[in-house]
RNA sequence: UUGAGAUGGUCGGCGGUCGCUGGAGUAGGCACUGUGUGCCUAUACUCCAGAGGAAAGUCCGGGCUCCGCAGGGCAAGGUGGUCCGUAACACGGACCGGGGGAGACCCUAGGGAAAGUGCCACAGAAAACAGACCGCCACGCUCCGUGGCGUGGUAAGGGUGAAAAGGUGAGGUAAGAGCUCACCAGGUCCCCUGGUGACAGGGGAUGCUUGGCAAACCCCACCUGGAGCAAGGCCAAAUAGGGAGGCGACUUAAGGGUGGCCCGCCCAAUGCCUCCGGGUAGGCUGCUAGAGGUGCUGGGCAACCAGCAUCCCAGAUGAAUGACCGCACCCCUGUUAGGGGCACAGAACCCGGCUUAUGGCCAUCUCAAUUCU
RNA sequence: GGGCGGAUAGCUCAGUGGGAGAGCACCGGCCUUACAAGCCGGGGGUCACAGGUUCAAAUCCUGUUCCGCCUA
Numbered sequence: 001u002u003g004a005g006a007u008g009g010u011c012g013g014c015g016g017u018c019g020c021u022g023g024a025g026u027a028g029g030c031a032c033u034g035u036g037u038g039c040c041u042a043u044a045c046u047c048c049a050g051a052g053g054a055a056a057g058u059c060c061g062g063g064c065u066c067c068g069c070a071g072g073g074c075a076a077g078g079u080g081g082u083c084c085g086u087a088a089c090a091c092g093g094a095c096c097g098g099g100g101g102a103g104a105c106c107c108u109a110g111g112g113a114a115a116g117u118g119c120c121a122c123a124g125a126a127a128a129c130a131g132a133c134c135g136c137c138a139c140g141c142u143c144c145g146u147g148g149c150g151u152g153g154u155a156a157g158g159g160u161g162a163a164a165a166g167g168u169g170a171g172g173u174a175a176g177a178g179c180u181c182a183c184c185a186g187g188u189c190c191c192c193u194g195g196u197g198a199c200a201g202g203g204g205a206u207g208c209u210u211g212g213c214a215a216a217c218c219c220c221a222c223c224u225g226g227a228g229c230a231a232g233g234c235c236a237a238a239u240a241g242g243g244a245g246g247c248g249a250c251u252u253a254a255g256g257g258u259g260g261c262c263c264g265c266c267c268a269a270u271g272c273c274u275c276c277g278g279g280u281a282g283g284c285u286g287c288u289a290g291a292g293g294u295g296c297u298g299g300g301c302a303a304c305c306a307g308c309a310u311c312c313c314a315g316a317u318g319a320a321u322g323a324c325c326g327c328a329c330c331c332c333u334g335u336u337a338g339g340g341g342c343a344c345a346g347a348a349c350c351c352g353g354c355u356u357a358u359g360g361c362c363a364u365c366u367c368a369a370u371u372c373u
Numbered sequence: 374g375g376g377c378g379g380a381u382a383g384c385u386c387a388g389u390g391g392g393a394g395a396g397c398a399c400c401g402g403c404c405u406u407a408c409a410a411g412c413c414g415g416g417g418g419u420c421a422c423a424g425g426u427u428c429a430a431a432u433c434c435u436g437u438u439c440c441g442c443c444u445a
Base pairs, nucleotide, nucleotide: 001369002368003367004366005365006364007363008362009361010360011359013327014326015325016324017323018322020050021049022048023047024046025045026044027043028040029039030038031037032036052344056355057354059353060352061351062350063349064228065227066226067225071263072262073261074260076224077223078222079221080220081095082094083093084092085091096110097108098107099106100105111219112218116217117216118213119212120211133158134157135154136153137152138151139150140149141148142147166184167183168182169181170180171179185209186208187206188205189204190203191202192201193200194199232285233284234283235282242276243275244274245273246272247271255267256266257265292311293310294309295308296307297306298305299304329341330340331339332338333337374444375443376442377441378440379439380438383397384396385395386394391428399415400414401413402412403411421437422436423435424434425433
């Protein structure tokens, strides 16, 4: 220098004018227990703050709120190497096993198929307690025959398939075959060493070689009560105590209480549930100080944690966050000039993640090749 | 805002791991004087899109796009 790999940051800067949303204050108005409190404002002024890395998808996890204490069993669903982190997770970190790459590095739903059930189309002889189509071999019969037929043995060879029941060689045999042996690959069992562990390394025994699919049912281990801020609470307004149907006790239910079911728990006759009809379609609260941000120090390989200091940083509800001007800088073009500062995209109860969309710019580290010293 | 469901031929739908199908519509032929009905034959598909699991995916899993429903 070129090409790769990994990680992180940033979304334009400064000043001015006009406007929008929220908050505080002053002025103004009203009320009162009267000189300070409260309320109001389509009024005026001042000050402060005002979108994102994904605010998105709603895919996970939690906080918070209500339901009945969220309790037991079944069902249903989820997760799936190990250890750690965390409020928690299907997330993250480190490591292990497997795969890819020359390398930096990347990918990995990665428990169990000798617990059981099921499936493996087509092709092929045979697709899972294996299997004789061709071939090979033995025996028998027959025939002019080196041919044909029958019975049996055989998985070494052919061909089919995604997949054919360890591989190579030797012995052995009628021909063959882990049938036997040597070496190689793998499995199972036992022991030793290292590691918290997944696991790794070594030794011994055993011819054990028993296909794949669990993102098929299932088994094992662990986890999960249901709903969601349109949750929930308060005020105002409205209206009829409207109609139809259902339900059952007094030793307490077969009813109701939002649960998929059962048990348990709570409620009960001026009661409860379902449907139809009528009315209201306003306001306040929840609402933003939080597993919060920034800096320093310490612990840890890291994710992350602890301590101290410091800061307050959007809360709308047809829903604010915009427009213009000047300066400097950067980029582009058809260069005394003109245009642009881009992509994806816009908070809605709040956090931690994941995933998806996305154009530049900047920084750090690493690998490979080439050149120069 | 929140919670659910769906996408297969022009239309309506079936297909729950191995061959992509049915009815209507369309095209051609027969029948009829002609049309319809009827009979015979035929064409037409990115199974919304992308990735993964599997020997094999419309089907199983994950993500994306579009459409629809419920909820004050």